[in-house]
RNA sequence: CCAGGGGGUCGGGCGACCGCGUCGCACUUCGGUGCGCCGAGGAAAGUCCGGGCUCCACGGAACGACGGUGCCGGGUAACGCCCGGCGGCUUCGCGUGAGCGGGGUCAGGGAAAGUGCCACAGAAAGCAGACCGCCACGGUUUCGGCCAGGCAAGGGCGAAAGGGUGCGGCAAGAGCGCACCGCGGUCCCGGCAACGGGAACGGCACGGCAAACCCCACCGGGAGCAAGACCGAAUAGGGGCGGCACAUGGGCCUGUUCCGGCUCGUCGCCCGGGUUGGUUGCUGGAGACCGUCAGCAAUGACGGUCCGAGAGGAAUGGUCGCCCAUCGCUCUUACGGGCGAGGACAGAACCCGGCUUACAGACUCUCUGGCGCA
RNA sequence: GGGCCACUAGCUCAGGCGGUUAGAGCGCGGUCCUGAUAAGACCGAGGUCUGUGGUUCGAGUCCACAGUGGCCCACCA
Numbered sequence: 001c002c003a004g005g006g007g008g009u010c011g012g013g014c015g016a017c018c019g020c021g022u023c024g025c026a027c028u029u030c031g032g033u034g035c036g037c038c039g040a041g042g043a044a045a046g047u048c049c050g051g052g053c054u055c056c057a058c059g060g061a062a063c064g065a066c067g068g069u070g071c072c073g074g075g076u077a078a079c080g081c082c083c084g085g086c087g088g089c090u091u092c093g094c095g096u097g098a099g100c101g102g103g104g105u106c107a108g109g110g111a112a113a114g115u116g117c118c119a120c121a122g123a124a125a126g127c128a129g130a131c132c133g134c135c136a137c138g139g140u141u142u143c144g145g146c147c148a149g150g151c152a153a154g155g156g157c158g159a160a161a162g163g164g165u166g167c168g169g170c171a172a173g174a175g176c177g178c179a180c181c182g183c184g185g186u187c188c189c190g191g192c193a194a195c196g197g198g199a200a201c202g203g204c205a206c207g208g209c210a211a212a213c214c215c216c217a218c219c220g221g222g223a224g225c226a227a228g229a230c231c232g233a234a235u236a237g238g239g240g241c242g243g244c245a246c247a248u249g250g251g252c253c254u255g256u257u258c259c260g261g262c263u264c265g266u267c268g269c270c271c272g273g274g275u276u277g278g279u280u281g282c283u284g285g286a287g288a289c290c291g292u293c294a295g296c297a298a299u300g301a302c303g304g305u306c307c308g309a310g311a312g313g314a315a316u317g318g319u320c321g322c323c324c325a326u327c328g329c330u331c332u333u334a335c336g337g338g339c340g341a342g343g344a345c346a347g348a349a350c351c352c353g354g355c356u357u358a359c360a361g362a363c364u365c366u367c368u369g370g371c372g373c374a
Numbered sequence: 375g376g377g378c379c380a381c382u383a384g385c386u387c388a389g390g391c392g393g394u395u396a397g398a399g400c401g402c403g404g405u406c407c408u409g410a411u412a413a414g415a416c417c418g419a420g421g422u423c424u425g426u427g428g429u430u431c432g433a434g435u436c437c438a439c440a441g442u443g444g445c446c447c448a449c450c451a
Base pairs, nucleotide, nucleotide: 001370002369003368004367005366006365007364008363009362010361012323013322014321015320016319017318018317020039021038023036024035025034026033027032041345045356046355048354049353050352051351052350053224054223055222056221059259060258061257062256063255066220067219068218069217070216071085072084073083074082075081086108087106088105089104090103091102092101093100094099109215110214114213115212116209117208118207131155132154133151134150135149138147139146140145163181164180165179166178167177168176182204183202184201186199187198188197189196190195228280229279230278231277238271239270240269241268242267243266244265249264250263251262252261253260273450274449275448287306288305289304290303291302292301293300294299324343326341327340328339329338330337331336375447376446377445378444379443380442381441384400385399386398387397393431402418403417404416405415406414424440425439426438427437428436
């Protein structure tokens, strides 16, 4: 310098003119007109999580159901988010090697509680098996083999075949024996922990799947600003179906039980009647920026400065000039110049914290590969 | 704005708790039958199971995220 991956920041600037919308003021022939202030985002999006706020249901306890989360520690109002660590997998570099270091990635509790599944292929697929194969003794033989038996090293099937490598051993073999590695429980040490290191023991049992049921631990009442509150207008507090009923009963209070409470016609579903008005909720908040301190970091504490859409189906745009990226054509040996094109995704509707998705291009940090120079 | 549901052939739908090559009806194409058509008989084509990624040996099915389409909602008595 080029290419690719990941993270962060920004995502056109200035000026003029015209236009759109709320609000305020003035004028009005009540239709509007004029002036002034202000007027989208990093995702305003998907609605996938977590809250605030509001209403409904709420008397308590136990159990259960349903849904969710899942290594450990920390952060936070909270989270399925974020940060740090651990472990697995993968890739690259270094090293003779054991290993060490960097990057990426992981929905990463439990498979020695139980149930279930493992198609096809294959001899055998979950207390497994002998197709090819290897082999001493024995039997038989037409001397090729065959029978009976031993074995699981090698071949073959498969996603997966009941530890791996090496040496010994054996008729052939085999944890059969040994060394190292893996695995298992025990003990010791380090760490808050996940986990790591070591020792002696065990001869290998305990395959995979829980984004199958399940088990364990933890969390969760339901609905949503079209929630809800106030004012005003209008109408038929009407009808149907079903459940149970006249109080030793019925209905409701979360599914069950127990205790308890409320109610007497009530509960559930459906059909119908009226309105389509105003005010509020409504935007200053877990708020933004800067600095100092604490912390590896996420983040927190303190101090200072600052904040101007709030809205009804609902506005926030366009033209021109100059500049800045970028692209194409062209002139020039080159520096550079000329002409033209041209700036993505998208868009508030109660408000926040995240995640995910869309995004032309620019800057920047980091990793990997390649090329060049010193 | 908020809540919920569904995507499988041209259309309407099946596919029990994953298993080899995904089915049915209508429609479409061809042949037969008929003088010709309809009906009928036989045969056939047609699917990236909405997309992407993941779990698994294996995904239409399980999980996540997108995309498209559809449904519901206010107040008063």

Annotation: Two RNAs folded together computationally: RNase P RNA and transfer RNA, 451 nucleotides in total. Its mean pLDDT, the model's own confidence on a scale to 100, is 77.